[in-house]
RNA sequence: CACGAUAACGGCAAACCUAUCGAAAGGUAGGGACGCAAAGCUAAAGGGCCUUCCCGCGAGGAUGGCAGCCAGCUACCGAAU
Numbered sequence: 001c002a003c004g005a006u007a008a009c010g011g012c013a014a015a016c017c018u019a020u021c022g023a024a025a026g027g028u029a030g031g032g033a034c035g036c037a038a039a040g041c042u043a044a045a046g047g048g049c050c051u052u053c054c055c056g057c058g059a060g061g062a063u064g065g066c067a068g069c070c071a072g073c074u075a076c077c078g079a080a081u
Stems, first nucleotide, its partner, number of pairs: 002081001003078002011036002016031006034068001040073003046070002048066003052062003
């Protein structure tokens, strides 16, 4: 460095519920844990998915959103290999 234990110290928090913001996708806060070795960060200059609108209806355009889909960047720990 790769890699990732039924390891240690710790961390995050799906669905759902409540409040709130948003036209929506969805966001934030609290509760709650399905899971996660990057479930940390990055969404105008990678792909993908979702919303709303436009259109000449197409493998089109615009709009915002999702990092817990892949990706990029950075990082804790150290059994086995």